Predicted 3D model of a 72-nucleotide RNA (transfer RNA) from Labilithrix sp.
RNA sequence: UGCAGUGUGGGGGAGGAGUCACCCCGCGAGCCUCAUAAGCUCGAGACGCUGGUGCGAUUCCAGCCGCUGCAC
Numbered sequence: 001u002g003c004a005g006u007g008u009g010g011g012g013g014a015g016g017a018g019u020c021a022c023c024c025c026g027c028g029a030g031c032c033u034c035a036u037a038a039g040c041u042c043g044a045g046a047c048g049c050u051g052g053u054g055c056g057a058u059u060c061c062a063g064c065c066g067c068u069g070c071a072c
Base pairs, nucleotide, nucleotide: 001071002070003069004068005067006066007065010025011024012023013022018055027043028042029041030040031039048064049063050062051061052060
């Protein structure tokens, strides 16, 4: 430098136009218990950035940035 893939809560993964953005772990509160753990219930917390298309973008397109792989 070129090509390909990828970027979603604190961590890991799904979702690829409209639905409440879903699941596991973690975090907070409550219940239970003599108490802790486990268990049950509830809650907070996320679409890399800037534009474009479109009635509507986390999703499609472009550029940029980061990461991974391959080539030179």
Source information
Model confidence (mean pLDDT): 83 of 100. Rfam family: tRNA. It is annotated as a transfer RNA.